[in-house]
Molecule: SAM riboswitch aptamer (S box leader)
Organism: soil metagenome
RNA sequence: UCUUAUCGAGAGUGGCUGAGGGACUGGCCCGUUGAAGCCACGGCAACCGCCCGGUGUUUUGCUAGCAAAGCGCUGGGGACCAGGUGCCAAAUCCAGCUGGAUGCCCCAGAACAGGGCGUCCGGAAAGAUGAGA
Repeated sequence: UCUUAUCGAGAGUGGCUGAGGGACUGGCCCGUUGAAGCCACGGCAACCGCCCGGUGUUUUGCUAGCAAAGCGCUGGGGACCAGGUGCCAAAUCCAGCUGGAUGCCCCAGAACAGGGCGUCCGGAAAGAUGAGA
């Protein structure tokens, strides 16, 4: 860098240190009752791994419809005794681009069109993390 899955759940104390932090922009927050970072210990979760199944396909074998192996899809389990990551304020804190629905206001005699301020529901983008390349 590419592909793919997930992102409204969950889980923090102590020590060192001392002013920033929440990716970016805007907002809104967190922070001297201690930010970020580092260290120690703890925890959460279940992506990979692990255990038990289902299934597609390829190859091989033969007892000819079964077995084994590879690759793929998928259901379940536990996480104590093993492991690789990740994470432990707020929805990825909210919005940003776009589609739809809708409320109020301006304009107007009314309707349409137009403009302003919101609310709700999708999709994308961006980002984060895992796995694979």